[in-house]
RNA sequence: CGGGUAGUGGCGCAGCCCGGUAGCGUACUCCCUUGGGGUGGGAGAGGUCGUCGGUUCAAAUCCGGCCUACCCGA
Numbered sequence: 001c002g003g004g005u006a007g008u009g010g011c012g013c014a015g016c017c018c019g020g021u022a023g024c025g026u027a028c029u030c031c032c033u034u035g036g037g038g039u040g041g042g043a044g045a046g047g048u049c050g051u052c053g054g055u056u057c058a059a060a061u062c063c064g065g066c067c068u069a070c071c072c073g074a
Stems, first nucleotide, its partner, number of pairs: 001073007010026004020057001028044005050066005
């Protein structure tokens, strides 16, 4: 320098192909259960989807630039 993959609540991931109000597990808070704790059950809070633009009635999703990490090549 070129190519590829990945970036989504604290953490681990799905959703992207085929655009239509962002989910799961775990962790956190509260409640029930217990003599108390653990386990189990219920409820809740937490995201402007790496970033900046474009397309569109509508973008996590499509297009372009850039940033970061890893892999391959030179």